[in-house]
Molecule: transfer RNA
Organism: Cellvibrionaceae bacterium
């Protein structure tokens, strides 16, 4: 230079051809327990990388532009 993937919660990922975002771990409280971990219960945490178009309505569909991986030359 091309091509192809990925970006969502504090880490790993989901979200069935568009219809008001979830889970596991990890955090905060609380039961248990002498106390601690384990165990159960609850809570908190997201403008879904960014900037536009499309739609009644976007994580999803289109452009571009940031990063990061692979792969061809």
């Nucleotide at each position: 230079u091309u091509g192809a993937a990925a970006u969502u919660a504090g880490c790993u990922c989901a979200a069935c051809u568009g219809g008001u975002a979830g889970a596991g771990c990890a955090a905060u409280u609380g039961a248990c327990u002498c106390g601690u971990a384990a165990u159960c219960a609850a809570u908190a945490g997201g403008c879904u990388g960014c900037u536009g178009g499309u739609u009644c309505a976007a994580u999803c569909c289109c452009a571009g532009c940031a990063u990061u991986u692979c792969a061809a030359a």